[in-house]
The part of an RNA shown here (large-subunit ribosomal RNA, domain I) has 496 nucleotides and comes from Planctomyces sp. Its mean pLDDT, the model's own confidence on a scale to 100, is 82. Its Rfam family is "Bacterial large subunit ribosomal RNA".

Context: one part of a larger RNA
Formats: sequence, structure tokens, C1' cells
RNA sequence: GGCGUAUGGAGGAUGUCUUGGCACCAAGCGGCUCUGAAGGGCGUGGAAGGCUGCGAUAAGUUCGGGGUAGCUGUCAAACAAGCGUUGAUCCCGAAAUUCCUGAGCAAACGCGGCGAAGUGAAACAUCUCAGUAACCGCAGGAAAAUAAAGAAAUCUCGAUUCCGUCAGUAGCGGCGAGCGAACGCGGAAAUAGCCUAAACCAGUGGCUUUGCCAUUGGGGUCGUGGGGCAUGCUAUAUGGAAGUUACCAAUUUGCCGGCUAGAAGAAGUGAGAAGAAAAGCUCUACCGUAGAGGGUGAUAGUCCCGUAUUCGGCAGUCGUGCAAACUUCUUGUGUGUACCCGAGUAAGUCCCGUCACGUGAAACCGGGACUGAAUCUGGGAGGUCCAUCUCCUAAGGCUAAAUAUGACUUGGUGUCCGAUAGUGAAAAAGUAGCGCGAGCGAAAGAUGAAAAGAACCCCGGGAGGGGAGUGAAAAAGAACCUGAAACCAUACGCUU
Repeated sequence: GGCGUAUGGAGGAUGUCUUGGCACCAAGCGGCUCUGAAGGGCGUGGAAGGCUGCGAUAAGUUCGGGGUAGCUGUCAAACAAGCGUUGAUCCCGAAAUUCCUGAGCAAACGCGGCGAAGUGAAACAUCUCAGUAACCGCAGGAAAAUAAAGAAAUCUCGAUUCCGUCAGUAGCGGCGAGCGAACGCGGAAAUAGCCUAAACCAGUGGCUUUGCCAUUGGGGUCGUGGGGCAUGCUAUAUGGAAGUUACCAAUUUGCCGGCUAGAAGAAGUGAGAAGAAAAGCUCUACCGUAGAGGGUGAUAGUCCCGUAUUCGGCAGUCGUGCAAACUUCUUGUGUGUACCCGAGUAAGUCCCGUCACGUGAAACCGGGACUGAAUCUGGGAGGUCCAUCUCCUAAGGCUAAAUAUGACUUGGUGUCCGAUAGUGAAAAAGUAGCGCGAGCGAAAGAUGAAAAGAACCCCGGGAGGGGAGUGAAAAAGAACCUGAAACCAUACGCUU
């Protein structure tokens, strides 16, 4: 020096645990804001550093309700000064106060505008990724869409939305990579339809006055075409219908239900042994519409909190619940006439975009430029185009529900994690720290059942240690559960 064994030190793996996370489900709710938001600064306590709360009325003020014996938030114990059965602290609701700043804030979902690239095509340019990401605008509790100029096919259906299927089909495609419908059927659910423009009539105003223009009211709203006007017949209200989300508009009251505090709630603290401790074991009882769960000195239906079940509301709030008051609306039809039926529109040409559809025979839908109709004997569509046939009625508008989503609140669940995991964050975490800044961004959990946290003595300047004492245990002593390995030391043995 090496190896081995033992005993220690050092270290913090492992095991066990969970205060915290993660994911999903359901319900509620879906906004705040110049009456000053979100976010910040500074204050505010007897003493006061952080967190929390609050705002010069400053861990709080007033009122109403609940509730009971203690209380003055927390790290964090002690002190001081107080409060409370004349009901405090605490919980819920309403109100008041709200310093200095700060004009938009907010998780996703929605509609629109603008709009990539990495990638794939085994390279790459059409193509793809993808109308995705990013950015911008605008909202709402949902949004958007919505009452056929539809879809079909010779049969018909009858607004919109969503789901399943149709179907990886028909198609599109350097026919490559890939992209990818619709009809129909079933369902869910949910259902809901309406208002205008115009013709015509009346009023008002203006003007260039047999009229024209503007405006208000009536009228009118459709595709087996409808309406106007003229005319004939018919209808009547002490009726009928509907309603605050459209239609169609202003409210009020009552009831019911939910939410925002709560309340009641069965049955062993029975015996025994070991144990620090019983809830475990051995015996013996009881309740159960309650044997979900958690706590309690080890594993408790009957110890505690709860659970099943039942009850409760001053005030506030929600209800697309109900009712009433109240309010609103309200003939049908025949004949004739040919007055009206949304114009720089439809459509065409050129160029694009979007449609599953890449220009293709490429319709339909939308945009730019240039042209540019008709009014029902009108017009559009049925995938170039034409005819026949069928369907529909554009160029104005509104519309709940079924659907999407989760910042927030409540409840629940987990073949999810268990402290290098799970959120970055189980702790004064978006903290400490870093960066001029945009921004980046940690580490760090566990004494014990209970502090009973070691009085007193000794060594020492202290740190630390030795006794004593507590405790079941101190080899649980605060650098505290368990306490692996690397590494260090000591003792012994073997070996060179």
C1' cells in the first nucleotide's frame, strides 16, 4: 500500500406519508369598467418583518339574519391593553367608506380581415402543411346560420344547427404525395316563425302646381303566384289568439323552485390480556333509509366531525317556471282590371377567389374592370350548352332551442403523481436570483402521541460535548422518521 471483517463519521438514496398538483364528469354562472376596472404604489396593527385583510371610517364602520363560549387573521409563542351570556369573535346578506395611480381588462369558445414557413412529396417548382400558426377588428353568453330565386328526379321533401351513417365512396390530384364531398337514411334533440320595399289611400311640408319631390300614418308580404284598385257575396267582438327572445310594446304584483349562512340526525366509550397508547386480537351487545369519507396515542357503523333522511331564509339574487293585472293582434272568398312585386341589380365578357373540384365540358356562389335587362306571357336553378319537363321566386331585415367553450363557483370521480415525481411553484413562488430590456427563473416537505423542546451540575471563550431529567424510544435532541452507496477514520486479521 492492497483485501476482508467490525465499529463509527459523513452523505441523503430507499421505504412509508401528504398539506399540493394533474385529468375527467356534472351543475351553476358567464362578465368588470369614467358611479373609475384589471393591475400597481403607498399606507393601515399597542409593539409589526413577510403573507392575508382593509383604505385616512384603513386586520376594519353600520344594519338585518345565522350561531355559541370564548375572542383580538397567519408565520408565531409570549407580553401589554381589552372585548364577551345586555350574546362577542365567527359565518351569510345589504349598505357606507374606498389615499395616489392606472383606460381598457378577462380562460377558452365565435364571426370576420390579413396570412406564413419548418414539413410531406423520400430532391423540387404546381401541390401539401393550411386558410393552419401568428397578427388585427368585433362581439355574445353563446356566436354564426336560418324561413328556399333550396334539394331532388319524373317519386317527392319542406327554415337553420348538431350527431351517426352514407364513405375513405363519388370525385379532385406533377392522376404523385395527398385532398375528399353531397343526395339519401337514422337520431338528438329541439322545434317558430315573422317584419319590411312597391302598387294604392290619407295627412303635413316644399316647389318650376291638372302635377312632382320629401316625409308621417294606413295598406301589403306571396309561389297550388301574391298584393293593389273596382265590384259582388260573406264575417263581427260580452268572441278568438298571443305575449315581454323575433313576430310586438310598457310595466306591476303574487306564488313556486334554485343559489348565497345554517338546523336536527340512530346505535358500546362493554369486559379481558399484552402494549406508551386500542380503533387491532379474544369474548359479549346494539343501530342501520346512516357499513361514503375523515379524525382520534396501531386498523372505530355505535368516541368526534360527518353520512342516509328531513327541515330552514331577514335580506339579496336567478328562473326561456306558473298565475293575474295589463298590453297587443284579429274576416274570408268570387269576378274583372293589368297598377306593383327590391337596378347600375341579374346576366354577359376578361381576370381572380371560394366551392372536396388544381381551368377542366366547370356549372353554382363571391370579388375587380367593362357592358348591361325584364315585372308574372316576368325571372333564377336543375354541374358547359340547347329543348322538354320539374323546382323555386334573387338583388331588404329579424329570429329562441338543440351546438361550442371554461376564467370563476359548487359537487363528484380516477388501473393519475407522490417531493429529481406531480403545476415553474406542497414552503414569504412567478418569490430569491439573472438581464439595460423584452424576458429568463430556481432550490427548499416529515422530532414526538403530546414540547413533555432537556431544570440543575461539569469541561470549554464559544461551538460542541459529558452527566441528570422527559419520553415507549434521544442510536426520535431540533443540522431531529427510515438512514443505502460513493468517501473518511479507528480496531483486528490476511497479504506484498

Lineage of the source: Bacteria > Pseudomonadati > Planctomycetota > Planctomycetaceae > Planctomyces.